This is a predicted structure of a 76-nucleotide RNA (transfer RNA) from a Chloroflexia bacterium.
It matches the Rfam family "tRNA". Gene Ontology term of the family: triplet codon-amino acid adaptor activity. It is annotated as a transfer RNA.
The organism belongs to Chloroflexia, within Bacteria.
[in-house]
Parts: sequence; structure tokens; C1' cells
RNA sequence: GUGCCUAUAGCUCAACCGGCAGAGCGCUGGUCUGUGGAACCAGAGGUUGCGGGUUCAAGCCCCGUUAGGCACCCCA
Repeated sequence: GUGCCUAUAGCUCAACCGGCAGAGCGCUGGUCUGUGGAACCAGAGGUUGCGGGUUCAAGCCCCGUUAGGCACCCCA
């Protein structure tokens, strides 16, 4: 340099060939407990890497770009 894969909540990951962005853990509050933990209940937390485009509608499709990973990188 070229091709492919990955990027979504603090962490680990979902989202079924475009139609309300979710789960577990963690965090906060509550119940319970002599305190804490555990358990149970509730809640907060997201510009879906970034910038554009298509569409009534984009995490998903198209173009560009950043970071990480993998492969390749003239013949003899």
C1' cells in the first nucleotide's frame, strides 16, 4: 500500500435480509438486616467510532474517513 473483519450503555455482548435501541454484570435508590453482604424491587446511564448520502423511516444500505485485528504485498 491492497483486501477482509470489528467499533452499539462504565464492562461483556444482542438487535431476526430498513420500522419504538436491549440484556447480563457494574452503578444509584429502596425493601430486608444489629452493620455489611446476599436476595428482591425500582431507577439512572446511548450524538450506535467520525463525516456525508439514499429513504417517509438507517445500528442495518451507499461513499469517504479514524482506530484495532487478520491476510496479502512482482517473476524466477